A computed fold for a 1484-nucleotide RNA from an uncultured prokaryote, annotated as small-subunit ribosomal RNA. The coordinates come from a structure-prediction model, not an experiment, and the mean pLDDT is 82. The RNAcentral record of the sequence draws on ENA. It matches the Rfam family "Bacterial small subunit ribosomal RNA".
[in-house]
RNA sequence: AGAGUUUGAUCCUGGCUCAGGAUGAACGCUAGCGGCAGGCUUAACACAUGCAAGUCGAACGGUAACAUGAGAGCUUGCUCUCGUCCGCUGACGACCGGCGCACGGGUGCGUAACACGUAUGCAACCUACCUCUUACUGAGGAAUAGCCCAGAGAAAUUUGGAUUAAUACCUCAUAACACCACAAGAUCGCAUGAUCUAAUGGUUAAAGGUUACGGUAAGAGAUGGGCAUGCGUCCCAUUAGUUUGUUGGUGAGGUAAUGGCUCACCAAGACUACGAUGGGUAGGGGGUCUGAGAGGAUUGUCCCCCACACUGGUACUGAGACACGGACCAGACUCCUACGGGAGGCAGCAGUGAGGAAUAUUGGUCAAUGGACGCAAGUCUGAACCAGCCAUGUCGCGUGCAGGAUGACGGCCCUAUGGGUUGUAAACCUGCUUUUUUACAGGAAUAAUUGUCGCUACGUGUAGUGAUUUGACGAUACUGUAUGAAUAAGCACCGGCUAACUCCGUGCCAGCAGCCGCGGUAAUACGGAGGGUGCAAGCGUUAUCCGGAUUUAUUGGGUUUAAAGGGUCCGUAGGCGGAUCAUUAAGUCAGUGGUGAAAUCCGACAGCUCAACUGUCGAACUGCCAUUGAUACUGGUGAUCUUGAGUACGGUUGAAGUAGGCGGAAUAUGACAUGUAGCGGUGAAAUGCUUAGAUAUGUCAUGGAACACCGAUUGCGAAGGCAGCCUACUAAGCCGUUACUGACGCUGAGGGACGAAAGUGUGGGGAGCGAACAGGAUUAGAUACCCUGGUAGUCCACACCGUAAACGAUGAUUACUCGGUGCUAGCGAUACUGUCAGUGCCCAAGCGAAAGUGAUAAGUAAUCCACCUGGGGAGUACGGCCGCAAGGUUGAAACUCAAAGGAAUUGACGGGGGCCCGCACAAGCGGUGGAGCAUGUGGUUUAAUUCGAUGAUACGCGAGGAACCUUACCAGGGCUUAAAUGUAGAACGACCGGGGUGGAAACACCCCCUUUUUCGAACGGUCUACAAGGUGCUGCAUGGUUGUCGUCAGCUCGUGCCGUGAGGUGUCGGGUUAAGUCCCAUAACGAGCGCAACCCCUAUUUCUAGUUGCCAGCGGUUCGGCCGGGGACUCUAGAGAAACUGCCAGCGUAAGCUGUGAGGAAGGUGGGGACGACGUCAAAUCAUCACGGCCCUUACGUCCUGGGCCACACACGUGCUACAAUGGCCGGUACAACGAGUUGCCAACCCGCAAGGGUGAGCUAAUCUCUCAAACCCCAUCUCAGUUCGGAUCGGAGUCUGCAACUCGACUCCGUGAAGUUGGAAUCGCUAGUAAUCGCGCAUCAGCCAUGGCGCGGUGAAUACGUUCCCGGGCCUUGUACACACCGCCCGUCAAGCCAUGGAAUCUGGGGGCGCCUGAAGUCAGUAACCGUAAGGAGCUGCCUAGGGCGAAUCUGGUAACUAGGGCUAAGUCGUAACAAGGUAACC
Repeated sequence: AGAGUUUGAUCCUGGCUCAGGAUGAACGCUAGCGGCAGGCUUAACACAUGCAAGUCGAACGGUAACAUGAGAGCUUGCUCUCGUCCGCUGACGACCGGCGCACGGGUGCGUAACACGUAUGCAACCUACCUCUUACUGAGGAAUAGCCCAGAGAAAUUUGGAUUAAUACCUCAUAACACCACAAGAUCGCAUGAUCUAAUGGUUAAAGGUUACGGUAAGAGAUGGGCAUGCGUCCCAUUAGUUUGUUGGUGAGGUAAUGGCUCACCAAGACUACGAUGGGUAGGGGGUCUGAGAGGAUUGUCCCCCACACUGGUACUGAGACACGGACCAGACUCCUACGGGAGGCAGCAGUGAGGAAUAUUGGUCAAUGGACGCAAGUCUGAACCAGCCAUGUCGCGUGCAGGAUGACGGCCCUAUGGGUUGUAAACCUGCUUUUUUACAGGAAUAAUUGUCGCUACGUGUAGUGAUUUGACGAUACUGUAUGAAUAAGCACCGGCUAACUCCGUGCCAGCAGCCGCGGUAAUACGGAGGGUGCAAGCGUUAUCCGGAUUUAUUGGGUUUAAAGGGUCCGUAGGCGGAUCAUUAAGUCAGUGGUGAAAUCCGACAGCUCAACUGUCGAACUGCCAUUGAUACUGGUGAUCUUGAGUACGGUUGAAGUAGGCGGAAUAUGACAUGUAGCGGUGAAAUGCUUAGAUAUGUCAUGGAACACCGAUUGCGAAGGCAGCCUACUAAGCCGUUACUGACGCUGAGGGACGAAAGUGUGGGGAGCGAACAGGAUUAGAUACCCUGGUAGUCCACACCGUAAACGAUGAUUACUCGGUGCUAGCGAUACUGUCAGUGCCCAAGCGAAAGUGAUAAGUAAUCCACCUGGGGAGUACGGCCGCAAGGUUGAAACUCAAAGGAAUUGACGGGGGCCCGCACAAGCGGUGGAGCAUGUGGUUUAAUUCGAUGAUACGCGAGGAACCUUACCAGGGCUUAAAUGUAGAACGACCGGGGUGGAAACACCCCCUUUUUCGAACGGUCUACAAGGUGCUGCAUGGUUGUCGUCAGCUCGUGCCGUGAGGUGUCGGGUUAAGUCCCAUAACGAGCGCAACCCCUAUUUCUAGUUGCCAGCGGUUCGGCCGGGGACUCUAGAGAAACUGCCAGCGUAAGCUGUGAGGAAGGUGGGGACGACGUCAAAUCAUCACGGCCCUUACGUCCUGGGCCACACACGUGCUACAAUGGCCGGUACAACGAGUUGCCAACCCGCAAGGGUGAGCUAAUCUCUCAAACCCCAUCUCAGUUCGGAUCGGAGUCUGCAACUCGACUCCGUGAAGUUGGAAUCGCUAGUAAUCGCGCAUCAGCCAUGGCGCGGUGAAUACGUUCCCGGGCCUUGUACACACCGCCCGUCAAGCCAUGGAAUCUGGGGGCGCCUGAAGUCAGUAACCGUAAGGAGCUGCCUAGGGCGAAUCUGGUAACUAGGGCUAAGUCGUAACAAGGUAACC
C1' cells in the first nucleotide's frame, strides 16, 4: 500500500465483500512449564449459612465467665464454697459514658443535570480528630441505666417498685480579641459593602482522672466539604411553542450560607429556530482500541467525581448523613408463630438458586501497607497481603543437537521391467547437551517498627544507639547433586482474492461457501488419502469496534447525461461584501505567569537470569484562565471618495401585461334557388347522410372559436408563457448625456406572490375538435390503433388546485481568460472600420468517465442558497399541514438483491436507411402437387419389423446390390474361448481325408486310414493357463472425414499513428470490377490466408511418332484397308504455339468501360472441372476406421437353423410411366461417344415366337466381343375414342441365376386391360450446346427388385424490360434495455407456497401529567384542663406529603376476525405493454 465482484470486452459512477489491529469474550479441536495481569457484559433477580465495625477498666457503677489465693468433699483430678475492712489483683459479660460507625468495600438503577470536565468566584459559608498561639479549668444540685424485687408475653420484647455512680445531665460564679444592639471617625474595594479604632449596654464556659492525659473559650493554619458562575457535554422537528412560584421587586421566615428555597403583597414577565418544551437513550472524566492524522468507537480492570443501598417517603443523632451491615412509616416479597403477634434486606467477602453462549474458593493471615479505638500492650479489620480455579490474555522457555544413502520398508503418484515423492526424514550406529521432568539435599530477601533489657545526651520524658523478639505466602524463589533423549505438538488451510496439488469416491445427489461461485461421470472448490503451506501451546470459528471507506469528504467528495439545482421571482433573519485616512484592540499573532491530580502514552536509566511486569527521572498532556505587547488582515467607531448600486433628462425596441372596440377567410347551421343519384369514408369496407331531394353550386342570414400569408437559427417576458388590427392604462430592457445620492450591494433558511395542461365550484356560452359512451370495421380475441357519431371539456367571468421531461435535464451574483463567422436593438459614421446590450454556430487552451463543453463554460477564482450518498420496497405507509374533492407537501421502516446505473466499443438484430450481387424476383421452357407403379421416411403393427440421418444442410440418404450369407434384430438350439500370434505345461501321433448314426443345422458320437528321426529334437494338431472379444454407452471427452453458410469476398498481421481504455486506422471515401479486382485520394506503409493465375479436360494449329488406327495417290484382290505399300488425311499422344484489352475509335486523370471494329479457331476470367480463407451451426458420424472413460465376461462374446429388415387403415419426400396425333403402331433406312471383359465378353451357325439353349472361333483388348445406338428420316396405317392411347393388376405357360426364388428375384410368351383426358392451394429446376428430349456404357453384382447413382454422346430451343417486390448474401450508415446475440430481451393480472409490513371492530399492558376524595410517619406552627417546682413533656389541632381510590383525556406497546399492497420462489395460466420506426415513436 490494496484486491475481488456489474460487461462479449472497456472507462467511469456506485454499493457489497476480503486481507490488518483489538476484546472482561464465547464455542470446536488440542494441550508441557513458569512470570505478570484479568475473571456475572445477562436478572439493581431472589437469597440458606458463616464472616465483613468496633474499641477504651488510664472516665464510671460494678463482678456474670476465666485466672489467681484459701477452704471443704471425695470417685486424686473433678466438683463446690469463700475472698471476710475492701474487685485487692490479671482481666472482664451486660449496662452507663467517650470516640468511631458519614471512612474503607460494592453497584451503575436513576440522572441529558452545574451531574461531570475545565477555569474562576464566595465582601454569602461550615470543618470533629491534627498543628501553632492566647486565656481559663471555681462552687453546688437533682436524676438514671445497671444490680435487686415483683409481673405480662410462645417469642421479639416489655411494665411497675426500691436503690446507686460518672469525663452523662442541670444551676450559679468568672469572662473576651467571641456574639448582639447603638452611633461616630479613618482607610480600602467592582456593587451590596469590607477592615481598623475607641466608647456604652447586653449574652454565653468548663470535668475530671491520678500524673500519662483530658476539658472550655478565642484566633490562625492544614484537611475535608457547601454554594454560585463562564465554556464544553448523545439522538429525534413525523416533538414548535412552553411556563403561574412561573420571571422580577418589597418584606418576612428558613439555612452553616446566597437564592422563589418558602410565604404575604405588587408588577407581567421569563425561555425558544444559536432548537425552548416533549420523547428516546445514557452515570461523567482521566483513559482504552483503531487511525498517517483529523476523526470514529468505547468507559471492564486502575484513579477522580456523582448517584444508589428491597421500592417510595421522612426526619433524628452528629463536626459531618437525610446514613449499605441506624430509626420511623407505607408497599411488595420471604420467614417464625402458641394466630394474639413478630422478624428480615449480600449492588460487602465467599457461597446457593435462577437467567444465560458465558465468568472462580462457603481458603490463609493480620507478617507487611492502611484504617478505628486505646498512653500502651493490644483488639477489630472478607480493606489489604497471599494462596486456590480457568490457556481468558500477554511475555518467556521447552518438546533436542550434529553426523548418517542402500536414497531402506511402508504410504502416495506416474508415461509403470522402471521412475518420482515422503526424505537425512526414519531405523540404526556414533558423538554431544541436560533447559525442563523426577528424586534427594541446602535455602533467602521482603523486618522497618513495637515490646523487653542495657548504654549515651539533657529535664520526670523525649531522642539516639546495642542486644533480643515478630513471616500468612513457605514443603516458596533460588542453588547443588543424580538419572537419562529420557516427560512434552497440535490446529487451520491448499479455485481466485491468498502462501500451499495430486489420486480416489460422489454425480446439481451428498455437500461447500467471506465475496465471486463450485457439484448434472475425468471436481486442484464436496468427502477421504498422500503431499504441501501458515501459525504454534495453541489454532480456527462466531460476535462486536475502528481501519481499509476520500463510502458524510474540516483535512478530503459531488449535482448536463451516473444519486443530486428548489418551476420562477420578491424578500425577513442569517452569511458575505468597493476605495482612502484616523482610532480601538474583539478576532488574530507573540512573550510571561497560573493550572492542566496520579496512573497511562513517549524517552533515558535501573530492578526481577531476559521479556512481559515494576521503579526513578524527564518530556508531554496539542486545553483553559490571567497578564503584557504587536496592529498587516477581519471586526467596531468616526471622517472622506466614486468605480458597485440607484436616481434624473433625452431617445429607442418589442407576439411584455390588462381592459375595450373593430375585421376578413374558413368550418357549421338555417332559409331560398339550380340540379339529380348518389354522397361520405377506408388498406379494403361498413356504420352514417340521401328521391320527404342529400353531396355539389349560388345568394342571404346566424353563431362561436381561432387568427393563413408576413414568420425567421426572429423578438419580448422572472418563469409559466405571449401572434389579426386599433385605442387607453401599466411595466420593462437597452442606448446616449454624466447632472444627483454616496456602498444604499450580493445571496437568501422560514415567508409571500406568480405559476402550462388537466381537474373542481358557481353562472354564462357552445361553431369546430373531442376523454367517457354508442355503432361499424380489423382480429384468434380487440373493452385499442382505423371509420361514423358524440357528452364532459376546450371559450368567457369569478374562485380554487399548485403540479409537468415546469428542460439548457446546467441555481443566483461578480471578476478574469485565444480566435473565426452570422442575426436583432441603440449610438457613431454612412465607404471600410467602431462601440454597447442581446441572440446563434464553429473552434484554441483548459475541463470532463466519455459524449461533449468551450466569454451565453461544464475553464480559472469568490460569496450565498438548494440538493445527493447502492438498487428495489417507495415518493409508498403512519403522523402533521394545505385542499370542496381529486390530490399536493413533508416523508420512513421491516424485508430483499449483488448488483442497479452512465458514456463509449465490437458484434448481432430491426416489420431502419443507402449502394450492390445471385435462376432471388420478373420474362420464358419443362416439371412436382391429381393417377398407377418404384423407392425412401414418418406412423402403426410385430417375437423382430436392427441401427443411424430429421428445416434449409434428413427422407432413390449411410446402402456402389437385404432370398441364405450380408445382419448388427427376433425365436429356438449349441459353445466358453472362434480366428491370428506368443509363452509355459501336459498327453498324443495325429490333423487332413473317407464313411456311418442322431439332428433343422451347428454340434455330438462312432469307424477306417495316418509323421520324420539312432538319440536329442523337429513338425502337427488337441487340451490347460494367460493375454481376448463386444455394430454395448457417451459424436456433449476426441482424432480423422463430411455437410452448410459459400466459390460468398471476405478474414487477419507487423510497424506507425489516434484513443485513459475496449478498440480504431490500414480494410474508410470517389470510381471500377466477377472479385478487398485495380486506380485515384488518404496517418498510414507494407505483408499473410482467401480472389485471380499456376493443374486437368475441351475448342485451333505446328512439330515428332505411325500400330492394333488411317487410305489421297500407285499396284494386287476373294471386293472386307483384305494384301503390298504410304504418313499426305482422320485419329492416337507427347512436346510446343496461340488471347494480353495487345491494336483501332470514342469516353475517362487513371483503373477501366463501350464498339455488328480489325485480325483471329477462340475476345474481354473462351466453356467446364479440381481447388472451399478466418470461422459458424457443442451440425453429422464411437455402425467405415482410430481412440479416452464407463459397462458385459458360461455373455451385451461366439456358432447354427428358421424368421425379420420386403408388414400396411394412413401421411410425406424423390422418381418412373402416362394421359396421346409435335403421337401410337408396321416396314425400310442413317449417324455416336464414354466405357467394360478370362470364375469374363462371347462372334458365327443350329433350335426355340421369345426369355434362352446347344455347338463353337476370337480376345488379357485402338486388333476380338459387348455393339444393330435411339430419337431422326422415308413409306403405310390409326382419326380424337378411355381409343391400335395407357400399361397397372390378375390368370396361365416358361427361361435363367443360385444349395435354395413360399415369405422375397429378374426376364419371356399368351391372355386380362385398372386409374388416368394435363392435375387445387402451393411449389421446383434451368440463361446455351444450357433447358427439354433420345438412347448408350459402367460400378456394386451368382442373380436382382436399377425407374436409383455415376458417366457418354445424338437432336437441340425460348426468354431476361428491369431491380418495385419475395428469399439469400456483401459493404456503408443508424437505433438498441440484445451478447446463449430477435428462436433475444421483457411487462402486468390471475393461480400456488413462504416472508416481513400497513389498515382494522375488539381485548389488553405500560409511561407521564391533570382534577377530586382520603391520607401514615415526620418536620414546622398553635395549644387553658393531664404530668412536672421549673425548664419542659404527654395529648390534641392545623399545613404539607409518600401511598391509596375515583374520573376524563393523552402518549406508546402487544393481540386480532377480516383486509390491502409489497418482496421472494424450478419449467403454471392469459395476453404481448417496453427495447429496432418493437410493428399505433416513446416518455412526464